[in-house]
């Protein structure tokens, strides 16, 4: 450098429940652990979710300027350590 078997010290925390913010998706806090070697950071590319506002006579539909990195890439950073 590349890789991910095992161990240790640690780390994160799905579903669900309570509170709270939000139109929603979803966020945050507490409880809780299904899992995770980047489940650390960044919405940069793809993807997914939502549709307040806009469009429409209204509804439906469409639409991101709203979200998701625990969907896949990409960039940056990082713990441990066998075999090959």
């Nucleotide at each position: 450098a590349a890789a991910a078997a095992a161990c240790a010290g640690g780390g994160c925390a799905a579903a669900c429940c309570g509170g709270u913010c939000g139109a929603a998706a979803g966020g945050c806090c507490g409880g809780g652990a299904c899992g995770c070697a980047a489940a650390g950071c960044a919405a940069u590319g793809g993807g997914u979710c939502u549709a307040a506002g806009g469009u429409u006579u209204u509804u439906a539909g469409c639409u991101a300027u709203g979200a998701c990195u625990g969907c896949c890439a990409u960039g940056c950073u990082g713990c441990u350590u066998a075999a090959a």